[in-house]
RNA sequence: CUUUGAAAAAGGCAAACCUUGCGAAAGCUGGGGACGCAAAGCUACGGGCCUAAAGUAUACGUUACAAUGGCAGCCGAGUUACCAAA
Numbered sequence: 001c002u003u004u005g006a007a008a009a010a011g012g013c014a015a016a017c018c019u020u021g022c023g024a025a026a027g028c029u030g031g032g033g034a035c036g037c038a039a040a041g042c043u044a045c046g047g048g049c050c051u052a053a054a055g056u057a058u059a060c061g062u063u064a065c066a067a068u069g070g071c072a073g074c075c076g077a078g079u080u081a082c083c084a085a086a
Base pairs, nucleotide, nucleotide: 002086003085004084005083012037013036017032018031019030021028022027035073041079042078043077045076046075047074048071049070050069055065056064057063
């Protein structure tokens, strides 16, 4: 440096749920908690998914469209990195 993650060690992250705060919502943040994870570190670049505020349309009831809001623990891509084996 490349490939791999069987065993081992040092450790790391933290789903659901409860709770604090933020948000229109999706969702996010702190605390508790562990379903899982070898990139479950980071980047919304491609695809995908969630929400639907502004706005537009409307029969003015509402409904539809709508990302400039999100998801990296959906897939791919980019990028950085611990331990071990070959």